[in-house]
Context: one part of a larger RNA
């Protein structure tokens, strides 16, 4: 440089903004860089090739053809991409009225329920387990009943429900806020898509400085169980789990499925809109645009399966793969306080 691929075989970047670049709707005029054509020149010789010749043949030598695909320049077409103008509105977008909803971020407050403390009843046991013990209790537990502190989570509504670019969101309320989604017109006039490098986001664990600490609960300790048991079960527990701030940058960060646009049968359930129908009000039915499930033509596909939420069918554009181990490594290099993370190989070997 080509092919071929990427749910599950090696392959989709953990998710968003957006820089360069790649690629872009509809029309008319124009130019004439790419694009096509035509003509000049130039494209050394040899070699290659095609065909004659010379050495008995052949290698070789040599004659003429073609080639040399290629650059310049001039003449010319004007569909197609490009550039220039200038119009349109189907692509993005913005206004105006509704809608929903665990999106976000700070404050304020509930109420169950575990523990510890204080008081009251009230006596020998409580707890735990396959059976046990360790442990807790006669200094009064456990059990019960009133009070009071803290701390974390918010049962039930809860739904293959919702919302969000992922990561993730779930008591109530307040204030501040991002996005969606209809409906019907106006605006406005291609402003799109994608996205190398960047930047911001980013689950647990983990790190720094202060803090908080109820219950859980690595690490430790102790009982057990076992051949043995640095498990698995029990009975304690520190870090941590929680907040604030600063870092880290990784997960089966998965739908194992990169964004984006177009087209290609249907059928049933759901959430929130909208229209028509129905009716006293409904519930219903019928149609639609945006979502989440369940079948399913046709196609695709090794097969399982995927089927308008595609894994069909086709265009743009980027990550990414090329046999198994050696390696999610070693060097360097970047980043990080460390832990470690990103980039990444060879020898060897089957």
């Nucleotide at each position: 440089c080509u092919g071929g691929g990427c749910a599950u075989a090696a392959a989709g970047g953990g998710c968003u903004c957006g820089u360069a670049g790649g690629c872009g709707g509809u029309u008319a005029u124009u130019u004439a860089a790419g694009u096509g054509a035509g003509c000049u020149g130039u494209g050394a010789a040899a070699u290659c090739c095609a065909u004659g010749g010379g050495c008995u043949u052949a290698a070789c030598c040599u004659g003429u053809g073609a080639u040399c695909u290629g650059c310049a320049g001039c003449u010319u077409a004007g569909a197609c991409u490009g550039g220039a103008u200038g119009a349109c509105u189907a692509g993005a977008g913005u206004c105006u009225a509704g809608g929903a909803g665990a999106g976000g971020a700070a404050g304020a407050c509930g109420g169950a329920a575990u523990u510890c403390c204080c008081g009251g009843u009230g006596u020998a046991g409580c707890g735990g387990u396959g059976a046990a013990a360790u442990g807790c209790g006669u200094a009064g537990a456990u059990a019960u009943c009133g009070g009071a502190a803290g701390g974390a989570a918010c049962a039930c509504c809860a739904g293959u429900u919702g919302u969000g670019a992922a990561g993730a969101c779930g008591g109530u309320u307040u204030u501040c806020u991002g996005g969606c989604c209809u409906a019907a017109g106006a605006c406005a006039g291609a402003c799109g898509c994608u996205g190398a490098g960047g930047u911001g986001c980013g689950a647990a664990a983990g790190c720094g400085u202060g803090g908080g600490u109820a219950g859980c609960g690595a690490a430790c300790a102790g009982g057990a169980u076992u051949a043995g048991a640095u498990a698995c079960c029990c009975u304690g527990g520190u870090a941590g789990u929680c907040c604030a701030c600063g870092c880290u940058g990784u997960a089966a960060a998965c739908g194992a499925u990169g964004a984006a646009u177009a087209c290609u049968a249907g059928c049933u359930g759901u959430u929130g809109g909208g229209a028509g129908u129905g009716g006293a009000a409904g519930a219903g039915c019928u149609c639609u645009a945006a979502g989440u499930a369940g079948c399913g033509a046709a196609g695709c596909a090794a097969a399982c399966g995927c089927g308008c939420u595609a894994a069909g069918u086709a265009u743009u554009c980027c990550g990414c793969c090329u046999g198994g181990g050696g390696a999610u490594u070693a060097c360097g290099g970047c980043c990080g306080c460390a832990a470690g993370g990103c980039u990444a190989a060879a020898a060897c070997u089957c």